[in-house]
RNA sequence: GGGGAUGUAGCUCAUUUGGGAGAGCGUGUGACUGGCAGUCACAAGGUAAGGGGUUCGAUCCCCCUCAUCUCCA
Repeated sequence: GGGGAUGUAGCUCAUUUGGGAGAGCGUGUGACUGGCAGUCACAAGGUAAGGGGUUCGAUCCCCCUCAUCUCCA
């Protein structure tokens, strides 16, 4: 320098061929218990890596950029 893959909650990841952004763990609060632990319930937490485009509508499609991994040179 060229090709490919990945980027979504604090962490690990779903969300599929465009229309409701979610799960587990973790965190906070409450209940149960003498207390810890544990169980249950509720809640907070996201400009979906950044920008632009297409579309009535984009996490999803197209282009550029950035970061990480990988292959080739």